[in-house]
This is a predicted structure of a 572-nucleotide part of an RNA (large-subunit ribosomal RNA, domain I) from Sphingomonas citricola. Lineage of the source: Bacteria > Alphaproteobacteria > Sphingomonadales > Sphingomonadaceae > Sphingomonas. Model confidence (mean pLDDT): 80 of 100.
Context: one part of a larger RNA
RNA sequence: GGCAAUUCGUGGAUGCCUUGGCGCAUACAGGCGAUGAAGGACGUGGCACGCUGCGAUAAGCUGCGGUGAGGUGUGAGCAACCUUUGACCCGCAGAUUUCCGAAUGGGGAAACCCACUCAUCCUGAUUAUCCGAGACGAGCCGAGCGACGACACGCGUGAAGCGUGCCGCCGAGCGGCUCAGCUAGGGUAAUUGGGGUUUUGAGUAUCAUGGGACUGAAUACAUAGGUUUCAUGAAGCGAACCCGGCGAACUGAAACAUCUCAGUAGCUGGAGGAAAAGACAUCAACCGAGAUUCCGUUAGUAGUGGCGAGCGAACGCGGACCAGGCCAGUGCCUGUUGUUAAACUAGCAGAACCAUCUGGAAAGUUGGGCCAUAGCGGGUGACAGCCCCGUAUGUGAAAGUGAGACAAUGGGACUCGAGUAGGGCGGAACACGUGUAAUUCUGUCUGAACAUGGGGGGCCCACCCUCCAAGCCUAAAUACUCGUAUGCGACCGAUAGUGAACUAGUACCGUGAGGGAAAGGUGAAAAGCACCCCGAUGAGGGGAGUGAAACAGUACCUGAAACGGAUUGCCU
Numbered sequence: 001g002g003c004a005a006u007u008c009g010u011g012g013a014u015g016c017c018u019u020g021g022c023g024c025a026u027a028c029a030g031g032c033g034a035u036g037a038a039g040g041a042c043g044u045g046g047c048a049c050g051c052u053g054c055g056a057u058a059a060g061c062u063g064c065g066g067u068g069a070g071g072u073g074u075g076a077g078c079a080a081c082c083u084u085u086g087a088c089c090c091g092c093a094g095a096u097u098u099c100c101g102a103a104u105g106g107g108g109a110a111a112c113c114c115a116c117u118c119a120u121c122c123u124g125a126u127u128a129u130c131c132g133a134g135a136c137g138a139g140c141c142g143a144g145c146g147a148c149g150a151c152a153c154g155c156g157u158g159a160a161g162c163g164u165g166c167c168g169c170c171g172a173g174c175g176g177c178u179c180a181g182c183u184a185g186g187g188u189a190a191u192u193g194g195g196g197u198u199u200u201g202a203g204u205a206u207c208a209u210g211g212g213a214c215u216g217a218a219u220a221c222a223u224a225g226g227u228u229u230c231a232u233g234a235a236g237c238g239a240a241c242c243c244g245g246c247g248a249a250c251u252g253a254a255a256c257a258u259c260u261c262a263g264u265a266g267c268u269g270g271a272g273g274a275a276a277a278g279a280c281a282u283c284a285a286c287c288g289a290g291a292u293u294c295c296g297u298u299a300g301u302a303g304u305g306g307c308g309a310g311c312g313a314a315c316g317c318g319g320a321c322c323a324g325g326c327c328a329g330u331g332c333c334u335g336u337u338g339u340u341a342a343a344c345u346a347g348c349a350g351a352a353c354c355a356u357c358u359g360g361a362a363a364g365u366u367g368g369g370c371c372a373u374a375g376c377g378g379g380u381g382a383c384a385g386c387c388c389c390g391u392a393u394g395u396g397a398a399a400g401u402g403a404g405a406c407a408a409u410g411g412g413a414c415u416c417g418a419g420u421a422g423g424g425c426g427g428a429a430c431a432c433g434u435g436u437a438a439u440u441c442u443g444u445c446u447g448a449a450c451a452u453g454g455g456g457g458g459c460c461c462a463c464c465c466u467c468c469a470a471g472c473c474u475a476a477a478u479a480c481u482c483g484u485a486u487g488c489g490a491c492c493g494a495u496a497g498u499g500a501a502c503u504a505g506u507a508c509c510g511u512g513a514g515g516g517a518a519a520g521g522u523g524a525a526a527a528g529c530a531c532c533c534c535g536a537u538g539a540g541g542g543g544a545g546u547g548a549a550a551c552a553g554u555a556c557c558u559g560a561a562a563c564g565g566a567u568u569g570c571c572u
Stems, first nucleotide, its partner, number of pairs: 001571009015557001016521002020492002022489007029481002031237002039100003042055003046078002050074002061094006070082003105114003115204005122194010134182001137179006145171002148168002151165005206234010241272001242270005252259001256306001282289002293320005303311002324473003327417001329414001332412009343401003347395003353368003357364001369386002371375001377389003422446008432458001453468005508515002528556001531543004
């Protein structure tokens, strides 16, 4: 060094799983927006990074319903709180809703800058009105002081005198109440003036239509036009479906030019829940049908076509669905308001099982029961009709939505269609490429008839048949799915299925348009390894402990191969 066996590491295949996707069906909904949308920026939590929610009332505020013991999102931690006086949560309605964005006062390098007007606020004046400290005046009441008089008692032999009590009167002051006028000052209302690094709120874009006012040409009156003001409306976003306008090329023709791709892609205007079309100047064929739309068939037929590549009907038949009306009216069309059923937007009730064995754990085994309008499904320590959530079935709304029905009350249209039909020239659409080319549309030039009329029946003519253009409206059958609800799948199962099961249109790349990932799984339960030891107060490991399991230890289910070691044997 090779081979083999054993055993570790590395690595993350495989198996199992599913929070996420994909597809379909049915029903609903089919819009949101100047009452400021979609989408964002910035904030917002006790500690707060992302996501979620919300908006200076900021993981929230109010009301009305539901529910009933826990709750303060993800988020596990600590703290502090709320809650049977009903929290949290669910439904309905309301309030708040910074800044940007159609963004709309002006500007702008989006989330910023700068304004004007009015009101509010502040501060004066005048008028009106109200309150009014305080001083003065009047009246009443209260207590006390002083003087005088009467009475009583005490001291004093008596008088004089002194003291006390009570009554009457007077005086000055004090306190309280009431009244009248006055004043400083203040409040309210109206009018009017001023001020601004102040507070708060509202308005101020453009265009269209309608009304008012002022102006005002050619052109005298006028009109058009202009200016201004008031009212109403519009705008922008959104997946496909629909109707218009403009409109390719690659490609096919085995080259290529007519042709094809294809009136497709793309750009653009407009609308609706559908849109468009629609009530015969239609077809048919000598019989008749009877608006439009869609499906099947007719039929890859008839045709068309460098008669190449290709393109490609209709009549008729069978179905889906069916609806007809109006233009001066006993009619028709259309709106608004009110009431209201079902249903929807939270919910509620809801049957029936025990023991034994194995095991860490019973739903498994064994034995014996029960329910069933419920043996769909999910969860629970392995596989549960009877443990839990549910399921069948029944039932429920204060509030909102609500087809339709009923009632009330408004509005509108309008003389049966002339610069039309037809024709010439040039184009286009019809399956039909100019062709014998009818029919439809029209850029241009022309241009009838008037129901005794006119159009069509695929050049044209006649007969015959059929219809009545140049005005308007019209449900259903049909198309689609950004979305809501429910259900399903010989759909995927983490290199699959969406790009995205995770911080995903994120990280990252790019000036930009744009491009665009990787990344799931401990365990039943964190019981997430107390304590000890080695080590640097490491990393990592050894014990101990938890656990059924730790070769389940957060680099965690299983753990293949490539690859790297170690041990043993054999060979060189």